[in-house]
Context: one part of a larger RNA
RNA sequence: CUUUAGUAGCGUACUUCAGGGCGUUGGCUAAAUGGUUUUUUUCUACCCGUCUUGAAACACGGACCAAGGAGUCGAACUCAUACGCGAGUGUGCGGGUGGCAAACCUGUACGCGUAAUGAAAGUAACAGUUUGGAUUUUUUUGUUCUGCACAAACGACCGACUUGUCUCUUCGGAGAGGGGUUUGAGUUAUAGCGUAUAGGUUCGGACCCGAAAGAUGGUGAACUAUGCUUGAGUAGGGUGAAGUCAGGGGAAACUCUGAUGGAGGCUCGUAGCGGUACUGACGUGCAAAUCGUUCGUCAAACUUGAGUAUAGGGGCGAAAGACUAAUCGAACCAUCUAGUAGCUGGUUCCCUCCGAAGUUUCCCUCAGGAUAGCUGGAGUUUUUUGAUCAGUAUUGUCAGGUAAAGCGAAUGAUUAGUGGACUGUGGGCCGCUUAGGCCUACACCAAUUCUCAAACUUUAAAUGGGCAAGAACGGAUGUUUACUUUAUUGAAACUUCCGGAUUUAUGUAAACUCCGAGUGGACAGUCUUUGGUAAGCAGAGCCUGUGAUGAGGGAUGAACCUAACGCUUGGUUAAGGUGCCAAACUGCUCGCUCAUCAGAUACCACAAAGGGUGUUGGUUCAUUUUGACAGCAGGACGGUGGUCAUGGAAGUCGAAACCCGCUAAGGAGUGUGUAACAACUCACCUGCCGAAUGGACUAGCCCCGAAAAUGGAUGGCGCUUAAGCGGGUGACCCAUACCAAGCCACUCUUGCAAAUGCUAUGCAAGAGUGUGUAGGAGGGCGUGGAUGUUGUGACGAAGCUUUUACCGUGAGGUUGAGUGAAACAGCAUCUAGUGCAGAUCUUGGU
Numbered sequence: 001c002u003u004u005a006g007u008a009g010c011g012u013a014c015u016u017c018a019g020g021g022c023g024u025u026g027g028c029u030a031a032a033u034g035g036u037u038u039u040u041u042u043c044u045a046c047c048c049g050u051c052u053u054g055a056a057a058c059a060c061g062g063a064c065c066a067a068g069g070a071g072u073c074g075a076a077c078u079c080a081u082a083c084g085c086g087a088g089u090g091u092g093c094g095g096g097u098g099g100c101a102a103a104c105c106u107g108u109a110c111g112c113g114u115a116a117u118g119a120a121a122g123u124a125a126c127a128g129u130u131u132g133g134a135u136u137u138u139u140u141u142g143u144u145c146u147g148c149a150c151a152a153a154c155g156a157c158c159g160a161c162u163u164g165u166c167u168c169u170u171c172g173g174a175g176a177g178g179g180g181u182u183u184g185a186g187u188u189a190u191a192g193c194g195u196a197u198a199g200g201u202u203c204g205g206a207c208c209c210g211a212a213a214g215a216u217g218g219u220g221a222a223c224u225a226u227g228c229u230u231g232a233g234u235a236g237g238g239u240g241a242a243g244u245c246a247g248g249g250g251a252a253a254c255u256c257u258g259a260u261g262g263a264g265g266c267u268c269g270u271a272g273c274g275g276u277a278c279u280g281a282c283g284u285g286c287a288a289a290u291c292g293u294u295c296g297u298c299a300a301a302c303u304u305g306a307g308u309a310u311a312g313g314g315g316c317g318a319a320a321g322a323c324u325a326a327u328c329g330a331a332c333c334a335u336c337u338a339g340u341a342g343c344u345g346g347u348u349c350c351c352u353c354c355g356a357a358g359u360u361u362c363c364c365u366c367a368g369g370a371u372a373g374c375u376g377g378a379g380u381u382u383u384u385u386g387a388u389c390a391g392u393a394u395u396g397u398c399a400g401g402u403a404a405a406g407c408g409a410a411u412g413a414u415u416a417g418u419g420g421a422c423u424g425u426g427g428g429c430c431g432c433u434u435a436g437g438c439c440u441a442c443a444c445c446a447a448u449u450c451u452c453a454a455a456c457u458u459u460a461a462a463u464g465g466g467c468a469a470g471a472a473c474g475g476a477u478g479u480u481u482a483c484u485u486u487a488u489u490g491a492a493a494c495u496u497c498c499g500g501a502u503u504u505a506u507g508u509a510a511a512c513u514c515c516g517a518g519u520g521g522a523c524a525g526u527c528u529u530u531g532g533u534a535a536g537c538a539g540a541g542c543c544u545g546u547g548a549u550g551a552g553g554g555a556u557g558a559a560c561c562u563a564a565c566g567c568u569u570g571g572u573u574a575a576g577g578u579g580c581c582a583a584a585c586u587g588c589u590c591g592c593u594c595a596u597c598a599g600a601u602a603c604c605a606c607a608a609a610g611g612g613u614g615u616u617g618g619u620u621c622a623u624u625u626u627g628a629c630a631g632c633a634g635g636a637c638g639g640u641g642g643u644c645a646u647g648g649a650a651g652u653c654g655a656a657a658c659c660c661g662c663u664a665a666g667g668a669g670u671g672u673g674u675a676a677c678a679a680c681u682c683a684c685c686u687g688c689c690g691a692a693u694g695g696a697c698u699a700g701c702c703c704c705g706a707a708a709a710u711g712g713a714u715g716g717c718g719c720u721u722a723a724g725c726g727g728g729u730g731a732c733c734c735a736u737a738c739c740a741a742g743c744c745a746c747u748c749u750u751g752c753a754a755a756u757g758c759u760a761u762g763c764a765a766g767a768g769u770g771u772g773u774a775g776g777a778g779g780g781c782g783u784g785g786a787u788g789u790u791g792u793g794a795c796g797a798a799g800c801u802u803u804u805a806c807c808g809u810g811a812g813g814u815u816g817a818g819u820g821a822a823a824c825a826g827c828a829u830c831u832a833g834u835g836c837a838g839a840u841c842u843u844g845g846u
Base pairs, nucleotide, nucleotide: 047062048061049060050059063846064845065844066843067842068841073204074203075202076201077200078199080197081196082195083194084193085192088112089111090110092108093107094106095105096104097103116123117122128154129153130152131151132150155188156187157186158184159183160182161180162179163178165176166175167174168173207346208345210343214336215335216334217333218332219331225310226309227308228307229306230305231304232303233302236268237267238266239264243260244259245258246257247256248255249254272297273296274295277293278292280291281290312328314324315323349780350779351778352777353776354775359372361370362369363368373519374518375516376515377514378513379512380511381510382509389507390506392505393504394469395468396467397466398465404459405457406456411453412452413451416448418446419445420444423443424442425441426440427439428438429437430436473499474498475497476496478494479493480492481491483490522546523545524544525543527541528540529539530538531537551562552561553560566743567742568741569740570739571738572737576733577732578731579717580716581715585730587729588728589727590726591725592724599719610704611703612702614701615700616699617698618697619696620695621694622693623692631688632687633686634685635684637661638660639659643655644654667682671680672679744770745769746768747767748766749765750764751763752762781835783832784831785830786829787828788827789826790825791824792823799819800818801817802816805814806813807812
């Protein structure tokens, strides 16, 4: 070194064992965190439904639970969508074939459509032009060609009407051709028919429940009303009619007295019949009319049984509209009938998007409808950047007669003087009373002056309104016309040519068609405004709100202030606040205010005229160092007891007058006082003192003026160099507002394709928006049934119970456990007796 064998290592396959990983994996288990439930505390917080401008309402319905319970179906029409066929379409009927209820082939009638117009006789439509325009073609960009649908404008044609002309004619008419701001639900290379579905209208019970009434046919007089027939019943007393008897009187007629007698719609009163008062008892009763005591009547128009007669617009009624079976100003039953109701009540699951009106016109219209408006949905066309449009501004231009102003401008009203004088009227004076003169009032004239006007105005706003700011334009030539002009002048229309876009600002997509709902009671605030003494009154206008709307503030609150809302987190503000209730300065600063009824925050929850020597400011006029004001002190005199009047009157009951002297000053006197005097005092003057003083007015706070019924309200407590009132100045508090972020939904815009299985109704990005009653639209959830398909189930279906867990914005869905014992579910399509809290709802239960 090679070979063989053994051993070791590596790879592959199988088996066994061990470990790791994965998993909607099993059991046990702690905490954070999360879910659910119960109790307690703090903050917030009025009960739903309904009609209503407005409800927590001292407006109505509502004890609670279960089950039932209300826009349906048919026909016709309309609009839209989908599908089939298409100048046709459609199963009405017949025939044929057939796999014999289908499907197919075929004939025929009918409907609608294919032609209109005219009252009718009747007559009866053929390719148009311009502008915009998708698309197509051409081009190197400008350009060129084609011109769909549709829209606008102008033509032509058909019918009707109207107006002329011509031809033929049997004179009846027939025909041709022309014009017309006349007219048609017409034509101009058809679009319809049928079926289905959603919305709407009308007719039907017509979304459901509900009358008072009306009509037809019957049943009732056992209650009760009245009549008739035939029966039954009604103590005991009182009064004492007629008649009769006896006696007396009398001539007689007759009369008196005493008895007897027993009449009466007579009397007291029982039964009976009734039902007066207590307005008694009872009043879920003994009773859907009773009980007690009291009371009326009680021999009769009495009470009552049975039978019989009268029946519903009818009966019966001693009459009360009483009674006619608990029913009577027209009984009861059934039917027409599910009667009708512009009136009341109710009308059943969710989310998303949009979102009103209470006004116009008409109506036997005023509690209602139609009509337009407001509003939703479905579409069509154009447009993607400078076109269109505008609850805006600017510029230009136009109309107006409200505010204001004016009245020495018109009209009308109106105050005061001044001047004038012809005249007019009245009064007065002088004068011969015929002149004449003078004075005066009013009218009148003139120049002034004061005050006014919805139906006065010369003047004349503000705000508001119309139009324009270009291509559908501007300019020029020419033509036509029955219009217009003196006029080829103008106007309108047409043709041809030329011009070419800083053409206000800002914002912005716009226009049109069809179908449909609700509404058609309104109310509040600032401003303007009418009636009214006024009103939380009635009626208008503009704007903004409430209604339909929450949030923060105004204590409370439809409408005031702030501000409009998807679900969350953080920050910042508005209005309003910051002693405590109660988040935030018993902040700072300057004034005012003391109230034995203080005051305290818009709308707003009231106070006035008038007062105050409460206090604080201001204006103005005076006094004052030539010494004011106040205080204290002194004087305050004489003629003179002025005159008059008076019983008296000396400053001071009263009347008139109110001088002089001496003085620093002193009134023929401001008060007290006396019978009258006296006395005191004041004005006035002076001394002491030493600096401000006195009126009138004004306005801040405060006070008076200021009385009401449960006890009471700056929201309460309370507050006094405020926690009040009036200024200034900082900080702070918090709304669903604003800012930022995340998520959800909707709307819009943009981008993405044929590959390798996957929703273009898709995926991705960006931006904006988010309230809402009536109402509309879209998308969903749930229930019964049918067909198809995929599944679950005695190893336990459905149902029921549950503080098991979870998903969805939500209607709802899934899951665990227990119970239960036999059926059930998903998806797609179709279908409907399909969703409850209410209706004095229905039935049952509590």

A computed fold for an 846-nucleotide part of an RNA from Syndiniales sp., annotated as large-subunit ribosomal RNA, domain II. The organism belongs to Syndiniales, within Eukaryota. The RNAcentral record of the full RNA draws on ENA. It matches the Rfam family "Eukaryotic large subunit ribosomal RNA". On this family, see Yusupov et al., Science 2001: "Crystal structure of the ribosome at 5.5 A resolution". The family is grouped with related families in Rfam's "LSU clan". The family has 88 seed sequences and 107,465 matches in Rfam 15.1. Gene Ontology terms of the family: structural constituent of ribosome and ribosome.